Parts: sequence; C1' cells; structure tokens
RNA sequence: UCAGACGGUCGGAUGGCCGCGCCGGCGCAAUGGGGAAACCCGCGUCGGUGAGGAAAGUCCGGGCUCCACGGGAACACGGCGCCGGAUAACGUCCGGCGGGGGCGACCUCCGGGAAAGCGCCACAGAGAGCAGUCCGCCCGCCCGGUUCGCCGGGCGCGGUCAGGGUGAAAGGGUGCGGUAAGAGCGCACCGCGUCCCUGGCGACAGGGACGGCACGGCAAGCCCCGCCGGGAGCAAGACCGAAUAGGGACGGCAGGGACCGCGGAGCGAUCCGCGGGCAGGCCCGAGACGCGUUCCCGCGUCCCGUCCGGGUAGGUCGCGUGAGGCGGUCGGCGACGACCGUCCCAGACGAAUGGCCAUCCAGCGCCGGUCUACGGGCCGGCGUGGACAGAACCCGGCUUACAGACCGUCUGACCCG
Repeated sequence: UCAGACGGUCGGAUGGCCGCGCCGGCGCAAUGGGGAAACCCGCGUCGGUGAGGAAAGUCCGGGCUCCACGGGAACACGGCGCCGGAUAACGUCCGGCGGGGGCGACCUCCGGGAAAGCGCCACAGAGAGCAGUCCGCCCGCCCGGUUCGCCGGGCGCGGUCAGGGUGAAAGGGUGCGGUAAGAGCGCACCGCGUCCCUGGCGACAGGGACGGCACGGCAAGCCCCGCCGGGAGCAAGACCGAAUAGGGACGGCAGGGACCGCGGAGCGAUCCGCGGGCAGGCCCGAGACGCGUUCCCGCGUCCCGUCCGGGUAGGUCGCGUGAGGCGGUCGGCGACGACCGUCCCAGACGAAUGGCCAUCCAGCGCCGGUCUACGGGCCGGCGUGGACAGAACCCGGCUUACAGACCGUCUGACCCG
C1' cells in the first nucleotide's frame, strides 16, 4: 500500500420563531362549567421534561395480575438435547469438545440414542436390506472359422464383485501378494469395533493389545433415554358507579273479564246462569300523572310508592425506583458477579414527541485550478443532501429492517528500512 477477519460506538450539529403531550410554581376565573353520581375540566405566564437501536415481528424466557390447586409418584401431551459454566429464567449468552470450510485471522453445525423394536429409502438401476449378475472377466461343454497363437457364437438352477453402468446411498479404503478370474482370501497402513492404560470436572484426546469387518442411511416418521412444563393474559385485574330493563323485600290498588267447580244453550267457534278463590300484574277499566286555561270536557302516558343487592355504559387506579442508567475499584479467560459513588430519565389513550428559517458538518454531482506513482489526492465555487423506523404494563433474549460515519484488535500478500 492492497486484500480480508472480528468486535464496538454513533446514527446529523448549533441558534431563532411557531406549535403539541406530561409534571411543577404563580396569577386570573367562580355561590364556575360538564355529569344522576363517580369523577373530570379552563385561560395566561414561568420553569422542567419528552422515542429506538431496533420502539418492529410477537418467536422464546421471566416479573406482575386473576383463576385452579392437600403431598408424592406414574401415565398422557408439549418443549428442549455434545460438555462445563453464566443467569430470575431461557430454545439466550460465555468458555471448551467433536464434524465441516478457509493459506490464515476466523466462520459454520435442530451436535443424545439406528447391535430395544416398528416403519421408510422416490426416480434410475440387474440388485435398496436375510443384497445383487445388466455389461464385463474367468471356467466347462457344444457349434463354426483358423495363419494352430487363437477368434466368433450358443448353452450352464457355473464361478466372480475386482472393472464399467444406475443412484443421495451398492455390504470398509489404498497398496502388495494371491487366483482360472476374483475376493479381508493373506499381509502392511488407515478406518471401524471391544478391552485396557494415561491426561482432563467433563464432552473428549493420546497410546497399547485383540478382532478380518460383524454394525448402510433417515429419529425434522413412530419410538427409547434424560431434563423441563398448571391455565389465561394490562381487553390481566382492583375500586367508584347511573339511566333503562331485569331480580328481591315490604306496603297500596272500586269493579269486571280471564281462572277453577257445577248447570244450561248451540252442529260449532262460543255464549248464559250460579258458586268459588283472591290479589294478580294477562286484558278492560277505575285511578294516578302530564298537557291545553282551575272545574266540566278532551287528548296522551302508565300499576303506584319506599327500600335492598348484582351487573352494564361511564370514571379512577394498575402506570413506572427498576433483575434501572452512568462512572470507578475488585474477582473471573469470558458470559457475569460483588462493592462504592452518582443520577431520576416519556407515560399518552381517536393516542404528544412536530413544522419553518438561518449557519454549519458528512456524503453525492458538476465546473475550475493544482499535484500525481495515472489508481487518484488537495484547494476553491455552485447545486443537492441525512437511512430503517416510531413507545402503549414492564424486563432479559432471538429474529428481521437500516443511507452513512467513526474507533479498536487481528490475519494474509507485496514493497521499503
């Protein structure tokens, strides 16, 4: 100088004017306004404060709240899954182990069990799980040819799994020997399995002996093993609480119908008579209330009165001092923890956090000048110009989106000293 790896920080700055939410002070407004009540509220002025690294997706874990629940175990269902730590907890994080990738810094893996059992392995292929002969190779027999070396064809419940071919996968790999051709058939090394030794808390690593290879893959199909798990969510939930309707208690309401019993009439719907029960809230009506001018009269509405309890609308709380932020010291490789100091930092609810102007800063484009190792750098002017997005009970994570800028550590290559 170039090419990379990993981690972290920020995500426009300053000023002016106007405006918005919340909180506090002061003044004004009142025997104030809204509302049945609960409860809420104005205007002016001054001061304070007012989004994020993801506030997002709502995926995981918790706090908090209500409901359920005597304890333990088992079963069912769901989740998680190398080892050791961190943590309130986690599917998160840290440090390791093992597999894979990279020259390297480093990256990456839903990473328990397939010799407990069941199931599946598409297409292609001869054969896909008690493997298998399509081509090829070899052997035997037969036929034909022959330059006598052999060549071609056919047959065999023949041999073979080395070579070709199919496939994601074909019953260890490489080499030497061996054989009719072959083959763990034999041997060496590698792999694999069993046992032992050493190191490590452990995952695991290193080494030795034995075994000729038995044990293909899929558990993100069922399953087995180990661990974890009550349900619903701030529309949780707590308190205050109407009107109307409905529930309950007590009291009041001429008379009639309807109702029950008996008798009668009628083809029948039904009607008539006598008697009964009473207060019922079904009907008429009385009555009450209202309006028009008090009465008369008319019209309209309706069982009336007092009390009790629950819910709804509505209102208030829940609602921000917290697994909190910042700084420091100490412990730890680290995630993180302990201690000390300091700060108080949005709380809306048809939902505030905005707009305009000026100057500046990155970045980008154009023009001019200048330097150049020809990649570009520097200076000046003009124009343009800042992403993703936005709290809604709170917190820890994960995932996803994001213009651009800055910082640190490390790796590789080349050059110079």
Molecule: Bacterial RNase P class A
Organism: Marivibrio sp.